[in-house]
RNA sequence: UCCUUCGGGGCAGGGUGGAAUUCCCGACCGGCGGUGAUCGGCGGCCGCGCCCGCCGUCAGUCCGCGACCCGUCUUUCCCGCCGCAGACUUGCGGCGGAAAGCCGGUGGAUCCGGUGCGAAUCCGGAACCGACAGUGACAGUCUGGAUGGGAGAAGGA
Numbered sequence: 001u002c003c004u005u006c007g008g009g010g011c012a013g014g015g016u017g018g019a020a021u022u023c024c025c026g027a028c029c030g031g032c033g034g035u036g037a038u039c040g041g042c043g044g045c046c047g048c049g050c051c052c053g054c055c056g057u058c059a060g061u062c063c064g065c066g067a068c069c070c071g072u073c074u075u076u077c078c079c080g081c082c083g084c085a086g087a088c089u090u091g092c093g094g095c096g097g098a099a100a101g102c103c104g105g106u107g108g109a110u111c112c113g114g115u116g117c118g119a120a121u122c123c124g125g126a127a128c129c130g131a132c133a134g135u136g137a138c139a140g141u142c143u144g145g146a147u148g149g150g151a152g153a154a155g156g157a
Stems, first nucleotide, its partner, number of pairs: 001157006013025003027141002029130002031065004039056006045049001060128002069105003073101004078097008110126005132144003
């Protein structure tokens, strides 16, 4: 550098109502990489340790990324309109739209206690957060864009 495969989960039960998995009570869910005082396994030793090495595992709220949305620029000429040239369906230019790509923007949420040299990650407790469009009534959980895209992961050449 190229190829292949993989790459998101979730309203049980009940209330009101003409109507709600959308409201209310309650229930449930947690993408990717990093960090990490987690836990487990294997091995090492004058040293058997709060030791060293390797492997696996450990954060929705810490650092960063992705999906959605917006914008500049570039490209494609895929579509439309206009102008000019030429005279046969062409060339050039402009405007608008579409698609793709780079970059940028937007984009949510954590405290308390414990242990300890040290806690934003451990243990315990209590909180909080969740794109856009749709809908017979407001959606993290239903339906849709999406048999899409994708952070990335594994394997191969």
Source information: FMN riboswitch aptamer (RFN element) from a soil metagenome, 157 nucleotides, folded computationally. The coordinates come from a structure-prediction model, not an experiment, and the mean pLDDT is 80. The model forms 100% of the base pairs in the Rfam consensus.